This is a predicted structure of a 73-nucleotide RNA (transfer RNA) from a Parcubacteria group bacterium. Its Rfam family is "tRNA".
RNA sequence: GCCGACAUAGCUCAGUAGGUAGAGCGCACCCAUGGUAAGGGUGAGGUCAUCAGUUCAAUCCUGAUUGUCGGCU
Repeated sequence: GCCGACAUAGCUCAGUAGGUAGAGCGCACCCAUGGUAAGGGUGAGGUCAUCAGUUCAAUCCUGAUUGUCGGCU
C1' cells in the first nucleotide's frame, strides 16, 4: 500500500427482509434469615463509533472517516 471482518449498557454478547433495543454477569434497593452465603423480586444504566446520503421513518441500507483484529504484498 491492497483486501476482508468487527464497533450495541461498566464487562461478555444477542438483535431485526427498516417501524425508536434485550440477555447474562456486575451495580442500587427490597424480600427472605437470629445473622451470613445461596435464592427471589424491582430498578438504574444506551445520542447502537463519527459524519453525510436514501426514506414518512435508519442500530439495520449506501458512501466517507476513525479505531481494533486478520490476510496479502